A computed fold for a 529-nucleotide part of an RNA from a Planctomycetota bacterium, annotated as small-subunit ribosomal RNA, 5' domain. RNAcentral holds the full RNA, with entries from ENA and SILVA.
Context: one part of a larger RNA
């Protein structure tokens, strides 16, 4: 000199863009943060309205339930981790794969339950128990098999051989919801959309393998029995000591094994002429974790932050028998600390989940709020104005200085303030209407395209009004280092980054006047280069 997620002191007008719990991965009151689908299904109220008093409408509308999809994403934090992390390069060789998209082949005949509900019943509660009823795109048995998997396999190919490859074929195994909802039709049926099953391919991702890189420490020198390798078996989506039985006795190490300390990693950030050094907050990518430790279940995917089970610590409820909980989500609270915000608004936009759709949900996100925490921008007026006013300070008492500074005169209107108004953020979404095209036997229905209408939490361009009015401080002034005098004090009180000042004329202490520097900031402290 530059920088900062800074803090402290004095001071403070406005705006924009960023940014804000670095310490106790300490404890948490309260609210919200993951639901959705009636076009899968059972079942089915109430208010209100009508009534011939029987009931009907309300009505696929609410709650609870079975079922599907989602909940493994998004959001948070950095405790652990020095290596199976991560980065990079290569293998894009081999292996696996549901959802999604496309291709192709199908969708047949049956069955048994169970929740909700009803009855009885236990418990303070949480939550149950027994009996009975019922449905499905829930569960399940058989059939079929283009196709896939497993096995066999010659008149075949390869190999010296153990063996290996393998067309046609043979044997075994493996599906499904023709469901839902529309249109036309008297009906049979035809047809649109959406779903179901098997197979193959693709996209996008996930798991794995190999090389290199990957902090400090030798006051850590030897380490290792699933250890290193092989064979058989198991396990996995798949390879592998991943696991297991047996066999062999290996494997690693001064090019630092093993141990210890510290630490999430990278893109990057800061600094520096560069080389390098320091850092990894915000943003993006990756990893790990979810009260602590362990475990599996479901599923395509988890060993799962707001799922389950066990143990532990802690908190809460209790009728003392027993139960409930997990903010390292968004706000907020206590504690600790030098120190870090609102228990706000909205789904209008972007994105996500579910749904055919309307739509619902979304503390992701979009916004507003708070903090000079950082950077940037703007303003606090402009021009004239000498009897160089008064006052202050200094003085050699003549005067000098503050100082065109003020007063005063003329002008301007940024910002803040008040009023009006609504351009734009909003469309390539969706819905509705109109028209065209495709599918279709069809003018129906549905799909696509074009035009029109509809949708703003919050921000706010622009215009008008008034008025110099509401808006300047902080540090320094001995040298380094820009800026000087007086008074007080008298080695005292004090200053100080270094040199050093102060013991009676102190330009260094304290106050005043003046001056210098920076300016909505200025200084101090801390840390890095």
């Nucleotide at each position: 000199g530059a920088a900062c997620g800074a803090a402290c002191g004095u001071u403070a007008g406005c705006g924009g863009u960023g940014u804000g719990a670095a310490u106790u991965a300490g404890g948490c009151a309260u609210g919200c943060a993951a639901g959705u689908c009636g076009c899968g299904c059972g079942c089915g109220a109430a208010a209100g309205c009508c009534u011939u008093c029987g009931g009907g409408c309300g009505a696929g509308u609410a709650a609870a339930g079975c079922g599907g999809c989602g909940a493994a994403a998004g959001g948070g934090u950095g405790a652990g981790u020095a290596a199976c992390a991560c980065g990079u390069a290569a293998c894009c060789a081999a292996c696996c794969u549901a959802u999604c998209c496309c291709u192709u082949a199908g969708a047949u005949c049956g069955g048994a339950a169970u929740a909700a509900c009803c009855a009885c019943u236990g418990g303070a509660a949480a939550c149950g128990g027994u009996g009975g009823c019922u449905a499905a795109u829930g569960c399940u048995g058989g059939a079929u098999g283009a196709c896939g998997c497993c096995g066999a396999g010659a008149u075949g190919g390869g190999g010296c051989a153990u063996c290996u490859c393998g067309a046609u074929u043979c044997g075994g195994c493996g599906a499904a919801a023709u469901g839902g909802u529309g249109g036309c039709g008297c009906a049979a049926g035809c047809u649109g959309c959406u779903g179901c099953u098997g197979u193959g391919g693709g996209a996008g991702g996930g798991g794995g393998u190999u090389g290199c890189g990957g902090g400090c420490u030798a006051u850590c020198a030897g380490c290792u029995a699933g250890u290193u390798g092989g064979u058989g078996g198991g396990g996995u989506a798949a390879u592998g000591g991943c696991c297991u039985a047996c066999c062999a006795a290996g494997g690693c190490g001064a090019u630092g094994a093993c141990g210890g300390c510290u630490a999430c990693c990278g893109g990057g950030u800061c600094u520096g002429a560069g080389a390098g050094g320091a850092c990894g907050g915000u943003c993006c990518g990756g990893c790990a974790c979810a009260c602590u430790g362990g475990g599996a279940c479901u599923g395509a995917g988890a060993c799962a932050c707001u799922g389950c089970c066990c143990a532990g610590a802690c908190u809460c409820c209790u009728a003392c028998g027993g139960g409930a909980g997990g903010c390292u989500g968004c706000a907020g609270u206590c504690g600790a600390g030098a120190a870090u915000c609102u228990u706000c608004c909205g789904c209008a936009a972007u994105g996500g989940g579910c749904g055919a759709a309307a739509g619902c949900c979304u503390g992701a996100c979009g916004g507003a709020g708070c903090g000079a925490c950082a950077c940037c921008g703007c303003g606090u007026g402009c021009a004239g104005g000498a009897u160089g006013a008064a006052g202050g300070c200094c003085u050699u008492c003549g005067g000098g200085u503050u100082g065109u500074a003020a007063a005063c005169u003329g002008c301007u209107g940024u910002c803040a303030g008040g009023c009006u108004c609504u351009a734009g953020g909003a469309a390539u979404c969706g819905a509705c209407c109109u028209g065209g095209c495709g599918u279709g036997a069809a003018u129906a229905a549905u799909g696509c395209c074009a035009g029109g209408u509809u949708u703003g939490a919050c921000c706010a361009a622009a215009g008008c009004c008034a008025a110099a009015g509401g808006a300047a401080g902080c540090a320094a002034c001995g040298g380094c280092u820009a800026a000087c005098u007086c008074u007080g004090u008298g080695c005292c009180a004090g200053c100080a980054g270094c040199c050093g000042c102060g013991g009676u004329a102190a330009g260094a202490c304290a106050g005043a006047g003046g001056u210098u520097g920076c300016a909505a900031a200025c200084g101090u402290u801390g840390u890095u280069c």
The organism belongs to Planctomycetota, within Bacteria.